Fluoride riboswitch aptamer (crcB RNA motif) from Halonotius pteroides, 65 nucleotides, folded computationally. The source organism's lineage runs through Archaea, Halobacteria, Halobacteriales, Haloferacaceae and Halonotius. Its mean pLDDT, the model's own confidence on a scale to 100, is 75. It was read from a public genome assembly, where an Rfam model found it.

RNA sequence: GUUGAUUCGGGCGAUGGAGUCCGCCUGCCCCAACCGCCGACACGGCUGAUGACUCCUAUCUCGCC
Numbered sequence: 001g002u003u004g005a006u007u008c009g010g011g012c013g014a015u016g017g018a019g020u021c022c023g024c025c026u027g028c029c030c031c032a033a034c035c036g037c038c039g040a041c042a043c044g045g046c047u048g049a050u051g052a053c054u055c056c057u058a059u060c061u062c063g064c065c
Stems, first nucleotide, its partner, number of pairs: 008027006016056006036046004
């Protein structure tokens, strides 16, 4: 100096918060993960507060009082 492994830290996973788990990126700088889908691409249309599970908050739909 290079490469690999392990440990630790930080960040990210299309609309808020928390717990657990999962995945991804990164720790000299530059840099990265990430920033929804369909369409005739004019602009129009569609799903969802989760990456997944649970809870809270907001919103929407239906029913009852």